[in-house]
Formats: sequence, C1' cells, structure tokens
RNA sequence: CCUCGAUAAAGGCUCACCUGGGAAAACCCAGGGCCGCAAAGUACCGGGUCCUCGCUUCCCACGCGGCGCUCAGGUCCCACCUCCUCCGCCGCGCCGGACUCCUGAGACGGCCGGGCUGCCGAA
Repeated sequence: CCUCGAUAAAGGCUCACCUGGGAAAACCCAGGGCCGCAAAGUACCGGGUCCUCGCUUCCCACGCGGCGCUCAGGUCCCACCUCCUCCGCCGCGCCGGACUCCUGAGACGGCCGGGCUGCCGAA
C1' cells in the first nucleotide's frame, strides 16, 4: 500500500415513532428518539420500488339550459299559448371517488449492483 473486518480502541450515523416546518404526493429539513449499520459517507451510472399537480374514461351528488311526459289555466274553442311539480333523456358547469396513460431538474442511497472518498489495524 492492497485485500479483509476483531467481543479491539477512538469515534460516527440514525429505522420506526413523536413535535414543528416544506411539498400535489412520494418524500425532505430541524429537534428528540435508537431498530440497526464497517461505509446506514457521497453521488441517480445501471436496475428496481414509490408518488402523480396534469390527462383519459367511468360512477355519484348539485346547478343551469333544452326536449319529452304529466297537471292546471287562458283564448278567437279542440287548435294554439302560458305554466307549477314529479320523472326521463341530452348538453354545459362543478364537488367527491375509482381507473388508465403520460408528465416530471419527481422521490427513494437504510432496495440491489457498480463508481468515488474515508477511521483503526487483530487474524
């Protein structure tokens, strides 16, 4: 120096969870916390997982307009007009939910592999 990783020594980091903040979310930051970690340092090179502000389609509720149905009234009286309510259909708007796709300086390094850097020195 390289490989390697000990019931060694000095240290380091901090899962879940809690509090506060940021984001549409995955998730991130700070403080606490301590399951664990010999790289649980770094950085998206490769794979993988996760999210989805947006889009597509469908469902539901509400509102507006039109048409049909129904009821009542008026008139020059059986034809036309007006018109409340209920129901149905269509179009538009819109709250919520589900699905698909895409988007993204998207997220994850404690998901795996590879790269770079790093403390100590037993076998």